[in-house]
Molecule: Glycine riboswitch aptamer
Organism: Ramlibacter sp. WS9
C1' cells in the first nucleotide's frame, strides 16, 4: 500500500405475533384505572440457544448399513417477544479502528 475475510466503534434503515384470563402487590378519592410479579391459554421468530442436507472421515472386501464432523434468513420455540411509543433487534448500507493474508 492492496484484496478477501473476521472482530469492533459511530450513524442510518430494520419485521412478526392477545391493550387475553386469573391471583397478589404497589400507585390512585374512586372506577370496567395504571404499573410490576406469578400462573394458565393462544400466538410470533430477527438477541442468544438447539436440530440437519449434500459432502467428507471411520468401521465392514465393495455396496447396503452403523458411527462421527457438518450451513442458513430452513426447522424447533428452551430462552426471548406479542396496542402505540420506548427498549431490544438478525441483517443491510455508509464512515472509521484492530487482526489475518499478500506485495
Nucleotide at each position: 500500500c492492496g484484496c478477501u475475510u473476521c472482530c469492533u466503534u459511530g450513524c442510518u434503515g430494520g419485521a412478526g405475533a392477545g391493550a387475553g384470563g386469573c391471583u397478589u402487590c404497589a400507585g390512585g378519592c374512586a372506577g370496567u384505572u395504571u404499573g410490576a410479579a406469578g400462573c394458565c391459554c393462544a400466538c410470533c421468530g430477527a438477541a442468544g440457544g438447539a436440530g440437519c442436507a449434500a459432502a467428507c472421515c471411520c468401521g465392514c472386501g465393495u455396496a447396503a448399513c452403523g458411527g462421527g464432523u457438518g450451513a442458513a434468513u430452513c426447522u424447533c420455540u428452551c430462552a426471548g417477544g406479542u396496542a402505540a411509543a420506548g427498549c431490544g433487534g438478525a441483517c443491510a448500507g455508509c464512515a472509521g479502528g484492530g487482526g489475518c493474508c499478500g506485495c